Description:
Predicted 3D model of an 87-nucleotide RNA (Glycine riboswitch aptamer) from Massilia sp. Leaf139. The sequence is in RNAcentral, with records from Rfam and Ribocentre. Its Rfam family is "Glycine riboswitch aptamer". Rfam describes the family as follows. This family represents the bacterial glycine riboswitch. Its family is annotated with glycine biosynthetic process in the Gene Ontology. Its mean pLDDT, the model's own confidence on a scale to 100, is 76. The same sequence occurs in records of 2 taxa. The organism belongs to Massilia, within Bacteria.
[in-house]
RNA sequence: CAGUCUUGACCGGGAGAGCGCCGCUACGCGUGGCCGCCGAAGGGGCAUCACCCAAAAACUCUCAGGCAAAAGGACCGGUCAGGGGUC
Numbered sequence: 001c002a003g004u005c006u007u008g009a010c011c012g013g014g015a016g017a018g019c020g021c022c023g024c025u026a027c028g029c030g031u032g033g034c035c036g037c038c039g040a041a042g043g044g045g046c047a048u049c050a051c052c053c054a055a056a057a058a059c060u061c062u063c064a065g066g067c068a069a070a071a072g073g074a075c076c077g078g079u080c081a082g083g084g085g086u087c
Base pairs, nucleotide, nucleotide: 003086004084005083006082007081008080009079010078011077012076013075018035020034021033022032023031024030036067037066038065042063043061044060045059
C1' cells in the first nucleotide's frame, strides 16, 4: 500500500397493503369517526443450556409508521472522507 471491520455524506437499486365508507370543511395531499389491511424507518417480545445472568433476526407484536403517484423505506452496490484492528 492492498484486502478486512466500522461511521458519515452523496449516487444507483429497493417489497407489501383501501385514491375504502360516513361527516365537518377555511375545499388543502385539511380534519373527526368507523371498518379492512401491510411489514422493510423507529420501538417492544421471543433461545439453544441441568440451573441462573446477559444476548439476535428478515421470526413475532403492530405502539409508532404505512396502504394511487410522489415522498419515505430495512437492505444491497458504488464513490469520497474519517475511525478501529490485522499482516